This is a predicted structure of a 73-nucleotide RNA (transfer RNA) from a Minisyncoccales bacterium.
The source organism's lineage runs through Bacteria, Bacillati, Minisyncoccota, Minisyncoccia and Minisyncoccales.
The coordinates come from a structure-prediction model, not an experiment, and the mean pLDDT is 83.
Rfam family: tRNA.
The sequence is in RNAcentral, with records from ENA.

[in-house]
């Protein structure tokens, strides 16, 4: 300096020919239990890494920057 992939929930990660953001593990309430634990229902948690575009509408296309890892040189 050049090519390549990644970035989404606390953590591991799907997702999407563009139209209502998800799982599994955590958490918190409940009901189980002398209690933990399992279990079972119920919830909460998110500007999908930032900035611009194009569209009626962008996690998702496009363009620029960050970090991250790998390859060249």
């Nucleotide at each position: 300096g050049g090519g390549c992939g990644g970035a989404u929930a606390g953590c591991u990660c799907a997702g999407u020919u563009g139209g209502c953001a998800g799982a599994g593990c955590g958490c918190a309430u409940a009901c189980u239990u002398g209690a933990c634990g399992u279990g079972u229902a119920u919830g909460a948690g998110g500007u999908c890494g930032g900035g611009g575009g194009u569209u009626c509408a962008a996690u998702u296309c496009c363009u620029c920057c960050u970090c991250c890892g790998c390859c060249c040189a």